[in-house]
Order: sequence, then C1' cells, then structure tokens
RNA sequence: UGAGUCGGGCAGGCGGUCGCGCACAUCGUGGAUGUGUGAGGAAAGUCCGGACUCCAUAGGGCACGAUGCCGGGUAACACCCGGACGGGGCGACUCGUGGAUAGGGCCACAGAAACAGACCGCCUCUGGCGUAAGUCAGGGGUAAGGGUGAAAAGGCGGUGUAAGAGACCACCGGCUCGGCGGGUAACUGCCGAGGCCAGGCAACCCCCAUCGGGAGCAAGACCAAGCAGGAGGGAAGGGGCGCGGCCCGUGCCCGUAGAACCUCCGGGUAGGUCGCACGAGGCAGUCGGAGACGAUUGCCCAAGAUAGAUGAUCGCCGCCCUGCAGGGCACAGAAUCCGGCUUAUCGCUUGACUCAGCCU
RNA sequence: GCCCCCGUGGCUCAAUUGGAUAGAGUAUCUGACUUCGAAUCAGAGGGUUGUAGGUUCAAGUCCUACCGGGGGUA
Repeated sequence: UGAGUCGGGCAGGCGGUCGCGCACAUCGUGGAUGUGUGAGGAAAGUCCGGACUCCAUAGGGCACGAUGCCGGGUAACACCCGGACGGGGCGACUCGUGGAUAGGGCCACAGAAACAGACCGCCUCUGGCGUAAGUCAGGGGUAAGGGUGAAAAGGCGGUGUAAGAGACCACCGGCUCGGCGGGUAACUGCCGAGGCCAGGCAACCCCCAUCGGGAGCAAGACCAAGCAGGAGGGAAGGGGCGCGGCCCGUGCCCGUAGAACCUCCGGGUAGGUCGCACGAGGCAGUCGGAGACGAUUGCCCAAGAUAGAUGAUCGCCGCCCUGCAGGGCACAGAAUCCGGCUUAUCGCUUGACUCAGCCU
Repeated sequence: GCCCCCGUGGCUCAAUUGGAUAGAGUAUCUGACUUCGAAUCAGAGGGUUGUAGGUUCAAGUCCUACCGGGGGUA
C1' cells in the first nucleotide's frame, strides 16, 4: 500500500419562536404564569426467558411441550463465555453437534435384493440328449465380477477353495473392551486384546437426560355510578367451584328440598385512583476471574401518556444529491417492567488481528 | 395482550404417509365451424409453489427466521 477477519461506539449539532404531555412552585380555584423534564438501538416481530399479580406458600402421577457435545456464567433462558470433536479457509476466523445392536416406521423410480440380498455370472451334483465339445431341466454352494441406485454389506494384496468369502493372514481404516497417563468433563495420547466391521433417516414416532402448574397489567386491588328479571338443567356417603388435558390430593361453598352451581335469553356500566416508574437501575473507579461475569466504593434519579404528549418553523454550521434555484439527512415512535434472540437501518467513527507486495 | 389459520398460473381450487417434468376448471391466444358473432371442437402459452436459509438421496409437503392476509377471545 492492497485484500480481508472479528468486534465496539454514534445515530446530524447549537440557538430562537409557537404548540403538546408530566412534575413542582406561585397566584388562585375556570384556570393562568414560571421553572424543570419528555423515545430507541432497535421502542419493532412477540420468538424465548424472568420479575410482578391472582388462582393453594404451586403439591404428586400420567399426558403434553421445550432443550440437547462438555464445563462455566446468570434471577432465568432456546442467551452469553470458554473448551472438545468434525467440516471449510494459506490465515485471522468461521459453520455444525445426544442416541440408529431398546423397539416400530420409511427409503419413490431403477434394481434380484434397501438389510442379512442369488437377476446375470462363477462352481458343483443328478437326470435327459449327444461320440465329444456341449446343451436342456432340476437341486445345491457362492457376495470375487457385471448391472441398478443417492445409498449394495470395510479397502487392498495374498493364503485358501469345486468356485468363493474376514473363512484365515499381512498392511491400512474404523469400532468396542481393558490398562496406564493428561483433563472437572466432553475428549484425548500410548500400550494391549477382540475379526467386532449388519447402510441411511430421530428438523418420523421413539429412547435417554434436564427443565416446565395455569393465566396474564383489559393481571390484580379499591372508589363511584347504574340495572330487571325470565327460561331450562341440576343429587343423595352427593353435587359444585378454585382446577386450565386427565387422575389423585387439597381448600372452600351448598344440601335433605328445587340449594350451590351450569347453560341460554334479557338488562346495566363504557368513569376515576392505585398497580406505574428506585430498578436483577445507570455512570466512574478499584479488586477477583482466561472470559461471560462477580464483589465493592463513590456519585446520580433519567418519559409515564390512556386513544394515547414527545411536534412545527426560522437562523448558523456539518454531510449527501443537484438541473446551482433548491431538495434531503437512514430504520423507525414508548403503552407493566427487565434479560436475550431475530429482523430493519443512509452513513460516520474506532480497536484488535490475518495474508500478500514493497521499503528500511 | 393472548391464541389460531392460510399464502400453489390472471381467478377458483387439486396434489394420499416427503417420491412430478406441479394438475384441473375458468380466463387469454391461435386454428376450425359461421355471412359475422356467441356457443362448440382442436391446440398452445402461462408457475423460482409468498421470501430466505436449513434437514434429506429427494421438499408444495418437515424445521427456522421474515413478508402478506384472515379469524377467534378478553
């Protein structure tokens, strides 16, 4: 200098005028004035995980669902960090991940056969025909060869055999078991033993391990206002509700006569306060840790609306487009709150590292 | 807020347990019939199965993330 890899940050800036929400203060009770403050890195998708609230202080079993190499972090997670093994890349780096001898199922077409397979071929036996070579029919052996396929029963060479074959042997590859060593573990190095070598799919059912009770701020609590009831069902150691798929368990309600409760029809309300902004909070420093992260000290308080405020305009500066008049400045807008993931995003900026070339 | 379903030629729909070169009707175009048109008959074109990844030998179908549309409930 060029080409790349992996991250971090910002999200036009300053000022004036008018307007809107909230808080506080003052005047005053209709409200006005002043001061302060007022969107995001994703506020989004609602895909995960929690807090919180009610249902039992959330209990047991089945079912169902989720996750899935190992270890750690965390309130928790499907997130993050570190590692293991395998694939890709010269490299920085990056992508993937339980179990296929527990069982079931599937593997189209082709092919004999899709998991223990005989179509052709090879070999052999019996019988017929033939002088013979051979040929025809039947029985058997054989996975070395052909062919099909995405996939065909470890590879290759030999021994062996009627022909063959891990049937046996050497080498190579894999698997399992044992011992020793390293590691918390996944896993791995060395040595030894065993012919153990029978495919793939679990983003099909399933198995194993771990986790998960249900509902959601319209949760839930309180105040105020308003209304009209009617029909049907409905039991006896029973019925109903919390309880939501089932069973158990548990708490509560009702009942010996038309109850509790359920269903349907009809009627009323459409207001307010809290929840609700101090929290797994933010910023800076120190310490521990390889890191995610944790501990601790100091400082700070930073939207809270309810059909939803956070806007418009002017001036200067910055950047982009340009027809030099002007236009534009990405994606996008809080709705109970947090931690993640994913997706959208004009651009600007910054750190670490890799490779190649050149110069010293 | 919570939950469910659906996207296949221009339109309406098929496609069995994953096994195709995605198939019908209608519409369009061409030809025949007719004096002309309609109807009818014959033929043709038209699809990245909403998008992008993944699993698999193989994906419209299975998984994940997005995009669009519809519905239920309080």
Notes: This is a predicted complex of two RNAs, RNase P RNA and transfer RNA, with 434 nucleotides together. Model confidence (mean pLDDT): 81 of 100. Rfam match: Bacterial RNase P class A. The family's RNA type in Rfam is ribozyme. About the family: Ribonuclease P (RNase P) is a ubiquitous endoribonuclease, found in archaea, bacteria and eukarya as well as chloroplasts and mitochondria. Its best characterised activity is the generation of mature 5'-ends of tRNAs by cleaving the 5'-leader elements of precursor-tRNAs. Cellular RNase Ps are ribonucleoproteins. RNA from bacterial RNase Ps retains its catalytic activity in the absence of the protein subunit, i.e. it is a ribozyme. Isolated eukaryotic and archaeal RNase P RNA has not been shown to retain its catalytic function, but is still essential for the catalytic activity of the holoenzyme. Although the archaeal and eukaryotic holoenzyme s have a much greater protein content than the bacterial ones, the RNA cores from all the three lineages are homologous -- helices corresponding to P1, P2, P3, P4, and P10/11 are common to all cellular RNase P RNAs. Yet, there is considerable sequence variation, particularly among the eukaryotic RNAs. Identified in Yersinia as Ysr151/RnpB.